Model confidence (mean pLDDT): 83 of 100. Predicted 3D model of a 90-nucleotide RNA (c-di-GMP-I riboswitch aptamer) from a Deltaproteobacteria bacterium.

């Protein structure tokens, strides 16, 4: 310093669920609440879930409908990536 991460110290976050506000939604903030978590701190860059939209497309119906695609967003607690950083024994 890297690597690694303990029945350790010292703290830190907080799932599902419930209330409240917010948003067309996916969701968010904010309280309770702790399933969990060593980056569950931060960035949507890459995949990949999800959400609304149409002067687009296919198939397809009587019509709705579904998939494709394009726009706009959401998830960092879905995997990867960048990036900061707290402790320490084998």
């Nucleotide at each position: 310093c890297c690597c690694a991460g303990a029945u350790a110290a010292a703290g830190c976050c907080a799932a599902a669920u419930c209330c409240g506000c917010c948003g067309c939604g996916a969701g968010g903030c904010g309280g309770a609440g702790a399933c969990g978590g060593a980056a569950a701190g931060c960035c949507a860059c890459g995949g990949g879930u999800c959400u609304c939209u149409g002067u687009u497309u296919u198939c397809u119906u009587a019509a709705u409908a579904a998939g494709g695609g394009a726009g706009a967003g959401a998830c960092a607690g879905c995997c990867g990536g960048g990036u900061u950083g707290c402790c320490u024994a084998a």
Its Rfam family is "c-di-GMP-I riboswitch aptamer". About the family: GEMM was predicted in a large-scale screen for bacterial structured RNA regulatory elements.